Predicted 3D model of a 76-nucleotide RNA (transfer RNA) from a Gammaproteobacteria bacterium. Lineage of the source: Bacteria > Pseudomonadati > Pseudomonadota > Gammaproteobacteria. Its Rfam family is "tRNA".

RNA sequence: AGGGGUGUAGUUCAGUUGGUAGAACGCCUGGUUUUGAUCCAGGAAGUCGUGGGUUCGAGUCCUACCACCCCUGCCA
Numbered sequence: 001a002g003g004g005g006u007g008u009a010g011u012u013c014a015g016u017u018g019g020u021a022g023a024a025c026g027c028c029u030g031g032u033u034u035u036g037a038u039c040c041a042g043g044a045a046g047u048c049g050u051g052g053g054u055u056c057g058a059g060u061c062c063u064a065c066c067a068c069c070c071c072u073g074c075c076a
Stems, first nucleotide, its partner, number of pairs: 001072007010025004019056001027043005049065005
């Protein structure tokens, strides 16, 4: 330099025709318990990597860029 993949909650990941953003674990509060763990109930937490475009409507489609991973190549 070229090609491919990934990017969504603190973490690991879903998201099926473009139509209200979710799960598990973790965290917080309350209950249970002598206390803790377990269990039960409730809650908080998101620029969907960034910008732009298409569309009535974008996590999803198009485009440029950024970060990480893999492959090929170049220079030293």